[in-house]
This record gives sequence, C1' cells and structure tokens, in this order.
RNA sequence: CGGGGCGUAGCUUAGUUGGUAAAGCGCAAGGCUGGGGGUCUUGAGACCGCAGGUUCGAGUCCUGUCGCCCCGA
Repeated sequence: CGGGGCGUAGCUUAGUUGGUAAAGCGCAAGGCUGGGGGUCUUGAGACCGCAGGUUCGAGUCCUGUCGCCCCGA
C1' cells in the first nucleotide's frame, strides 16, 4: 500500500427477504427461606464504532472514516 472479516445493553451473542432491537449471564425491587445460597416474578439498561447518503422506513443497502484481526505485497 491492496484485499477480506468483525465492531449491537456492564459481559457473551442473535437479529440471513430493509418494517419500530432479542436472549443468556450480570444489576435493581419483590415472593418463597430464620438468614445465606438457590429458585420464581417484575423492572431498568444498547437507537446498533463514528460521519454522511439512498429510502415512506436502515443494525441490515451505498460512500468515507476509526479500532481490532487475517491474507497478500
């Protein structure tokens, strides 16, 4: 310098035909228990690396860019 992959909640991941983002662990409150642990219920928490564009509508498509990894030179 060229090519490719990944970047989504505190962590690990899903979201595959563009249609209002899901789960597990963790966290908070409560129930069961004398308490702890365990278990059950409810809840909070990400607008999707960043900036633009296309579209009625973008995590998803396009462009640029940043970080990490891989391949080539």
Transfer RNA from a Candidatus Peribacteraceae bacterium, 73 nucleotides, folded computationally. Its mean pLDDT, the model's own confidence on a scale to 100, is 81. Its Rfam family is "tRNA". The organism belongs to Candidatus Peribacteraceae, within Bacteria.